[in-house]
Molecule: SAM riboswitch aptamer (S box leader)
Organism: Protofrankia coriariae
C1' cells in the first nucleotide's frame, strides 16, 4: 500500500521550543502572531485489542454485562458542513417539461481509528 469487519451527533488541555500555516482531497465555512504545522513534557478522555477481577449463565468451553487501564487512539467546530442516490415536507421560484431552492431523514462513496488475515 491493498482486503475484511466494527465504530464515527458523547467525551477530554496546560506548559516549553518553534515561527506560518492548519482543518485529508475539491467547494464552502472556519481556526491561526492574543502564535498555525511540527517536536518535547505533564495531564485528561474513551474503552477497539490484551491481561486480570466480579456478576449472570453453563456439565464444561464459549457468548453476555460490569470493573481495571497494559497496547493503540483521541483531546475546536457531528468525520466542521456539502458533493452521489433516495424518502418526506414547505413556503418560495419557475411552469406546462417536470425541474430549481430550502428543511428534516435514510443509504452509498470518500476519510479516520481499531481489530484480523494474506
Nucleotide at each position: 500500500g491493498g482486503c475484511u469487519c466494527a465504530u464515527c451527533c458523547a467525551g477530554a488541555g496546560g506548559g516549553g521550543c518553534a515561527g506560518a500555516g492548519g482543518g485529508a482531497c475539491c467547494g464552502g465555512c472556519c481556526c491561526a502572531g492574543u502564535g498555525a504545522a511540527g517536536c518535547c513534557c505533564c495531564g485528561g478522555c474513551a474503552a477497539c485489542c490484551a491481561c486480570c477481577c466480579g456478576c449472570a449463565u453453563c456439565a464444561g468451553u464459549g457468548c453476555g454485562c460490569g470493573g481495571c487501564a497494559g497496547g493503540u487512539g483521541c483531546u475546536a467546530a457531528u468525520u466542521c458542513c456539502g458533493u452521489c442516490c433516495u424518502g418526506a415536507g414547505a413556503u418560495g421560484c419557475a411552469u406546462c417539461c417536470g425541474g430549481c431552492u430550502c428543511u428534516c431523514g435514510g443509504g452509498a462513496a470518500a476519510g479516520a481509528u481499531g481489530a484480523g488475515g494474506a